[in-house]
Context: one part of a larger RNA
RNA sequence: GAUGAACGCUAGCUACAGGCUUAACACAUGCAAGUCGCGGGGUAACAUUUGACAGAGCUUGCUCAGUCAAGAUGACGACCGGCGCACGGGUGAGUAACGCGUAUCCAACCUGGCCCAUACCACGGGACAGCCCGUCGAAAGGCGGAUUAAUACCGUAUGCAGUCAUAGACAAGCAUUUGAAUAUGACGAAAGGAUUCGGCGGUAUGGGAUGGGGAUGCGUCUGAUUAGCUUGUUGGCGGGGUAACGGCCCACCAAGGCGACGAUCAGUAGGGGUUCUGAGAGGAAGGUCCCCCACAUUGGAACUGAGACACGGUCCAAACUCCUACGGGAGGCAGCAGUGAGGAAUAUUGGUCAAUGGGCGAGAGCCUGAACCAGCCAAGUAGCGUGAGGGACGACUGCCCUAUGGGUUGUAAACCUCUUUUGUUUGGGAAUAAAGUGCGGGACGUGUCCCGCAUUGCAUGUACCAUUUGAAUAAGGACCGGCUAAUUCCGUGCCAGCAGCCGCGGUAAUACGGAAGGUCCGGGCGUUAUCC
Numbered sequence: 001g002a003u004g005a006a007c008g009c010u011a012g013c014u015a016c017a018g019g020c021u022u023a024a025c026a027c028a029u030g031c032a033a034g035u036c037g038c039g040g041g042g043u044a045a046c047a048u049u050u051g052a053c054a055g056a057g058c059u060u061g062c063u064c065a066g067u068c069a070a071g072a073u074g075a076c077g078a079c080c081g082g083c084g085c086a087c088g089g090g091u092g093a094g095u096a097a098c099g100c101g102u103a104u105c106c107a108a109c110c111u112g113g114c115c116c117a118u119a120c121c122a123c124g125g126g127a128c129a130g131c132c133c134g135u136c137g138a139a140a141g142g143c144g145g146a147u148u149a150a151u152a153c154c155g156u157a158u159g160c161a162g163u164c165a166u167a168g169a170c171a172a173g174c175a176u177u178u179g180a181a182u183a184u185g186a187c188g189a190a191a192g193g194a195u196u197c198g199g200c201g202g203u204a205u206g207g208g209a210u211g212g213g214g215a216u217g218c219g220u221c222u223g224a225u226u227a228g229c230u231u232g233u234u235g236g237c238g239g240g241g242u243a244a245c246g247g248c249c250c251a252c253c254a255a256g257g258c259g260a261c262g263a264u265c266a267g268u269a270g271g272g273g274u275u276c277u278g279a280g281a282g283g284a285a286g287g288u289c290c291c292c293c294a295c296a297u298u299g300g301a302a303c304u305g306a307g308a309c310a311c312g313g314u315c316c317a318a319a320c321u322c323c324u325a326c327g328g329g330a331g332g333c334a335g336c337a338g339u340g341a342g343g344a345a346u347a348u349u350g351g352u353c354a355a356u357g358g359g360c361g362a363g364a365g366c367c368u369g370a371a372c373c374a375g376c377c378a379a380g381u382a383g384c385g386u387g388a389g390g391g392a393c394g395a396c397u398g399c400c401c402u403a404u405g406g407g408u409u410g411u412a413a414a415c416c417u418c419u420u421u422u423g424u425u426u427g428g429g430a431a432u433a434a435a436g437u438g439c440g441g442g443a444c445g446u447g448u449c450c451c452g453c454a455u456u457g458c459a460u461g462u463a464c465c466a467u468u469u470g471a472a473u474a475a476g477g478a479c480c481g482g483c484u485a486a487u488u489c490c491g492u493g494c495c496a497g498c499a500g501c502c503g504c505g506g507u508a509a510u511a512c513g514g515a516a517g518g519u520c521c522g523g524g525c526g527u528u529a530u531c532c
Stems, first nucleotide, its partner, number of pairs: 001531003005528005012384005018377002020342001025340003029337003034083003039080002042076002046074003049070005055064004090295003099220008109212002114208008122156004132145005162187006170179003192200001221267003228258003233255004238250003270292004274285004297318005320331004348374001350373003356370001357368004387418004398408004423469001426466003432459001435456010476521005481502003487516005497504002
């Protein structure tokens, strides 16, 4: 000098940033991933409409409230289906590794949604949920039967520049090789809804963009009181598998491969951008923010899918907790709050989707503990204040001395004049919405832009501004022997105590305790811990 700090004393305000470093310990409760009815069958709830029934009021043909019925309409619980749930958010246990950083390569690869281009969307079929009936179970949850829709599933057709096989002039390269006109054969697609149009969607192929996968060079902590390690081990041939290369896996063959340029083993550790320190070279660290990786109670596995071997999915095993009718079941906060425990130590079971962003949707919109805000904490940094000017017979008290007297506290106070940041009173009052949405109109030309009107703000009646009042509401902590800025008196008497080092204290202690004075810093000041 620094810190994600803690402890002691003290504490007025504002802004910005930060806040479990320990037990990757266990978790009550709530929320954190839904959405689409313009895919579908339907109708539990709500509303509209229509009808029926009976009732009340009267203006005697209308109004009101009630019950029932009808998916007819707006919508919509549960269900089928689509997309999303692989993002966003958390943590750092593991990992000394192509994990990360940097550079290069893939002629060895994939890529939903998005963009561009080309072509197409024909004809049929059988189911399964839901609903209904029955039945088992305490529950969780099943079982059987009947019936049914779709952008769910299946068959057939057509089918290119797709895939495979055969032939292949020609062309290219970095080796294995690669591209390819063309010909023949085989295989392989689709989905509609809504409608006035427009627009939305489906399928195939080629290209782009984005995101990922893989390979390699170099760099990446400590220990030799760890010296030898290795059998799928090292290589080959052939296969399997994968999006793809590869002992990735397998059969056979060979006997190799690594190592004092430190293999193997052991310990420790997420890596980087960066941060701290230092003139630098270096040394130390990796909290917040960004990138990458790994993990989601522990261990293992796959399914679905463009993408996972999946935090709030599935299955198995284990430990733990809970429910049980004892037969059997349920759960996973290293999401946001919050609880217990551990600890020197670390916050609210808050508000809003207004903005930014994400998911779904044609859209309106819905969801979003991402995010934006607010709350708590001197834990950090910065800013402001606790008044300013004048005022000497240098008042009084206190303290000290060489004591009729001086010194010091000290322009300090009193007193006079002024100001009002901040506080109080009263009133006004934002920006953040450039934008978006609805309605109407217009332009270009087929989804964009412009105009008008209306509307959307959590924070917030906050920030801020004006006004009112009055010096009014606001200063402490450590130190004073040397290092080290700052000294005297009293008390104590090797006691009580101090102390970072040297060392003080045994009767004149500038070193202990108190006082007065002084020094340093100041909303802080000291102590402890750690790094340079």
Molecule: small-subunit ribosomal RNA, 5' domain
Organism: uncultured bacterium